[in-house]
Context: one part of a larger RNA
RNA sequence: GCCAACGAGUUAAUUGGAAAGGCGAGGCUAAGGGUUUGUCCCGGAGCCGUAGUGAAAGCGAGCCUUAAAUGGGCGUUAGUCUUUCCAAUUAGACCCGAAACCAGGUGAGCUAUCCGUGGGCAGGGUGAAUCUGUCCUAACAGACAGAGGAGGCCCGAACCCGUGGAAGAUACAAAUUCCUGGGAUGACCUGCGGAUAGAGGUAAUAUGCCAAGCGAACCUGGCAAUAGCUGGUUCUCCCCGAAAUAGCUAUAGGGCUAGCGUUCUGCAAAGCCCGGCGGGUAGAGCGCUGGAUGAUGUGCGGGGGCGCAAGCUCUCGGCAUCAAACAAACUCCGAAUAGCCGGGUCAAAUGCAGGAUAGUCAGAAGGUGGGGGACAAGCUCCAUCUUCAAAAGGGGAACAGCCCAGACCGUCAUUUAAGGUCCCUAAGAAUGGCUAAGUGGGAAAGGAAGUCAUUGAUCUUAGACAGGUAGGAAGUUGGCUUAGAAGUAGCCACCUUCUAAGGAGUGUGUAAUAACUCACUACCUUAGGUUUUUGGCGCCGAAAAUGUAACGGGGCUUAAGCCAUUCACCGAAGAUACGGUUCCCUCUCGCAAGAGAGGGGAGGUAGGGGAGCGUCCUCUGUUGGUUGAAGCAGGAGCGUGAGCCACUGUGGACGACAGAGGAGUGCGAAUGUUGGC
Numbered sequence: 001g002c003c004a005a006c007g008a009g010u011u012a013a014u015u016g017g018a019a020a021g022g023c024g025a026g027g028c029u030a031a032g033g034g035u036u037u038g039u040c041c042c043g044g045a046g047c048c049g050u051a052g053u054g055a056a057a058g059c060g061a062g063c064c065u066u067a068a069a070u071g072g073g074c075g076u077u078a079g080u081c082u083u084u085c086c087a088a089u090u091a092g093a094c095c096c097g098a099a100a101c102c103a104g105g106u107g108a109g110c111u112a113u114c115c116g117u118g119g120g121c122a123g124g125g126u127g128a129a130u131c132u133g134u135c136c137u138a139a140c141a142g143a144c145a146g147a148g149g150a151g152g153c154c155c156g157a158a159c160c161c162g163u164g165g166a167a168g169a170u171a172c173a174a175a176u177u178c179c180u181g182g183g184a185u186g187a188c189c190u191g192c193g194g195a196u197a198g199a200g201g202u203a204a205u206a207u208g209c210c211a212a213g214c215g216a217a218c219c220u221g222g223c224a225a226u227a228g229c230u231g232g233u234u235c236u237c238c239c240c241g242a243a244a245u246a247g248c249u250a251u252a253g254g255g256c257u258a259g260c261g262u263u264c265u266g267c268a269a270a271g272c273c274c275g276g277c278g279g280g281u282a283g284a285g286c287g288c289u290g291g292a293u294g295a296u297g298u299g300c301g302g303g304g305g306c307g308c309a310a311g312c313u314c315u316c317g318g319c320a321u322c323a324a325a326c327a328a329a330c331u332c333c334g335a336a337u338a339g340c341c342g343g344g345u346c347a348a349a350u351g352c353a354g355g356a357u358a359g360u361c362a363g364a365a366g367g368u369g370g371g372g373g374a375c376a377a378g379c380u381c382c383a384u385c386u387u388c389a390a391a392a393g394g395g396g397a398a399c400a401g402c403c404c405a406g407a408c409c410g411u412c413a414u415u416u417a418a419g420g421u422c423c424c425u426a427a428g429a430a431u432g433g434c435u436a437a438g439u440g441g442g443a444a445a446g447g448a449a450g451u452c453a454u455u456g457a458u459c460u461u462a463g464a465c466a467g468g469u470a471g472g473a474a475g476u477u478g479g480c481u482u483a484g485a486a487g488u489a490g491c492c493a494c495c496u497u498c499u500a501a502g503g504a505g506u507g508u509g510u511a512a513u514a515a516c517u518c519a520c521u522a523c524c525u526u527a528g529g530u531u532u533u534u535g536g537c538g539c540c541g542a543a544a545a546u547g548u549a550a551c552g553g554g555g556c557u558u559a560a561g562c563c564a565u566u567c568a569c570c571g572a573a574g575a576u577a578c579g580g581u582u583c584c585c586u587c588u589c590g591c592a593a594g595a596g597a598g599g600g601g602a603g604g605u606a607g608g609g610g611a612g613c614g615u616c617c618u619c620u621g622u623u624g625g626u627u628g629a630a631g632c633a634g635g636a637g638c639g640u641g642a643g644c645c646a647c648u649g650u651g652g653a654c655g656a657c658a659g660a661g662g663a664g665u666g667c668g669a670a671u672g673u674u675g676g677c
Base pairs, nucleotide, nucleotide: 001677002676003675004674005673006672011091012090013089014088015087016086017085018084019083020082021081022080023079026048027047028046032042033041034040052059053058062074063073064072065071094232095231097229101222102221103220104219105218106217112196113195114194115193116192117191118190119189120188121186123155124154125153126151130147131146132145133144134143135142159183160182161181164179165178166177167176198214200210201209202208207216235612236611237610238609239608240607245258246257247256248255249254259360260359261357262356263355264354265353266352267351271345272344273343274342275341276340277339283333284331285330289327290326293323294322295321296320297319298318300317301316302315303314304313305312306311363388364387365386366385367384368383369382370381371380372379393404394403395402408580409579410578411577413576414575415574419570420569421568422554423553424552428567429566430565431564432563433562434561440556446540447539450537451536452535453534456531457530458529459528467524468523469522470521471520473497474496475495478492479491480490503518507516508515581602582601583600584599585598586597587596588595589594613666615663616662617661618660619659620658621657622656623655624654631650632649633648634647637644638643
């Protein structure tokens, strides 16, 4: 891991309710006893009910409140007993699961320390004290030599330990092996016997050790401790179907009440339309409040500059006028929606009340209106709607929350939605424009003789714009300045003449001149040119990490892109058609069960309700079986399903059906339990 078997809402008492039944102003017995053993008989103690009300005295179909109630509160007769089911409470209370707590015991054959009594330590080295001798000293002291043999001394086996590395890791081994290493006469190692016990011992303290696991051993018991926590909780079909919110909570992943679900009973409303009503949001506005801006004024207040002063000028504040704006905590105004009331309409689709019974209290994304944040977040907190949750199908390449659409079952039928119609891939054409960027098929501020349409102005056959040829002059090198300043460093002025036209000069240039060029003019050429407004589609702006990789791909350019128009088609579990099942309502028939017709419904998690299948046992009846029961294997057939079942084989002795009763009554999951492989 698989298979098989086992494996979880039970039982008792009490209470509330539903259904059925008995009796009924009554109903029932309990303990216990009897017994023909039966859902039997006795047993009336006692319980509930038959009258309420008031704190009570009390009064009483009334009572209380009050001085008194037109008032108000509670009352003015249906109960009781049993069974089954649903739930609650108390019990282990659906099952499994702690970490723990307490009691009584068992442990020091492991290990810690201690006590008693024994044992062990190859070999080598170093050479303390002390002693002796000699020298030396006045004497001590001292020196040398020899003897000596100290030491938690040195090296190193046994022995003890376990430093570094490697191997081992379903091991040789639940701590080992190999190499290497530390101690090795000592606070050494060790045998045997003994002592200390869990609220404790022992401890050169490591919270170490106390029998492979010790921040409090183990065993048994209290014990099915408790677990607001995790996991699991076993057959089928039919109907309905939530919540992830509020308030409170030593409360926040738990609860209680309300909200929302189901079901039963009762009642009559819900929705829509019309009319009426209140509001201060969106918007708007600036009369109020508040802040902010520009202009003007001012016998107002403060400050700076100039000035002897008068005064002039600048500026801040106040006030006034004008102008244009801003506001959640501004409003002279003011919607849409929403809400409330009345009437009408529809006709049970819905609402309300009461009883019983839940689940929910972690929500998510999207659109809209807001708060927080950074007008960030797949962010967070509200409001409102939708979807998911609990919703499959089609689209979106893929993709809970987006778009379309809500799956009772069947059909090799029709028709549509979103979205699509070149190929992958079901289905397409036409007309008029636009785009050249593969834009389409990612992006801003900003930028640009892209291109199409559009608006106004202006020049133009008396020749425009561009281009070509020629001119572009004189006073004059204007004056000043300057070393110079001559159109062209700078300052001032910017005239006059000749002209078709030519600036006291648009640039380049020179030291300054020169030279080139422009404005301006003529001629040549020739038909449109210049500028502006708005819109459409494009261009640049545009850099990322494995590999094209920013259309799903191929591929697409008068399109297979974009805009507009038209007619087709494809496309879903939508709609329709045909057949079938089931639920609800109405009508008809029927004693009923039910049948027929018409109308409406049948996605579904938590959860509620209804109807069934199957297993084991008991009773009654019917019945099968050695001419072959159950079980097992195969399996035609039947039922919406749980399941049922003919027949064949195997098997070798017990079964089946109907009705009633009773449960140790259904397994895939619980790191489930046991066994097998």
Predicted 3D model of a 677-nucleotide part of an RNA (large-subunit ribosomal RNA, domain II) from a Candidatus Berkelbacteria bacterium. Model confidence (mean pLDDT): 86 of 100. RNAcentral holds the full RNA, with entries from ENA.